[in-house]
Context: one part of a larger RNA
RNA sequence: CACCGCCCGUCACACCAUGAGAAUCUGUAACACCCAAAGCCGGUGGGAUAACCUUUAUAGGAGUCAGCCGUCUAAGGUAGGACAGAUGAUUAGGGUGAAGUCGUAACAAGGUAGCCGUAGGAGAACCUGCGGCUGGAUCACCUCCUU
Numbered sequence: 001c002a003c004c005g006c007c008c009g010u011c012a013c014a015c016c017a018u019g020a021g022a023a024u025c026u027g028u029a030a031c032a033c034c035c036a037a038a039g040c041c042g043g044u045g046g047g048a049u050a051a052c053c054u055u056u057a058u059a060g061g062a063g064u065c066a067g068c069c070g071u072c073u074a075a076g077g078u079a080g081g082a083c084a085g086a087u088g089a090u091u092a093g094g095g096u097g098a099a100g101u102c103g104u105a106a107c108a109a110g111g112u113a114g115c116c117g118u119a120g121g122a123g124a125a126c127c128u129g130c131g132g133c134u135g136g137a138u139c140a141c142c143u144c145c146u147u
Base pairs, nucleotide, nucleotide: 003110005107008103009102011100013097014096015095016094018092019091020090023087024086025085026084027083028082032078033077034076039072041070042069043068044067047065048064049063052061053060054059113134114133115132116131117130118129119128120127121126
């Protein structure tokens, strides 16, 4: 490799990740309530008791222990939520792809100049209305500069 150019969107196919999604499963931490082992502590202690005290052997006192009650509390249970992860019929747009379908929107005045905002409409690029911009070609005129 230069208009036999470039290029836009829908649609179809394949793959990839993502969002939504009834619901299901798993995990994490915490709250509320129930139950509560062992143990510490507190209370009680009419039962038990060698050391200490009193006393006539006995008995009494102090102390200690069993037992009982209570606070705290591991584990367990109940219920409702929170958070995280996974699965999930279906659904939405996105990305990539040799090539495919439909058109030709943009790039030249791209064959209706284009673009921006907005509203409506449409298989799709888009179309139409209103407002704005020139980053519009052409023709004519005006101003300035150069020759």
A computed fold for a 147-nucleotide part of an RNA from Lactobacillus johnsonii, annotated as small-subunit ribosomal RNA, 3' minor domain. The full RNA is in RNAcentral, with records from ENA. The organism belongs to Lactobacillus, within Bacteria.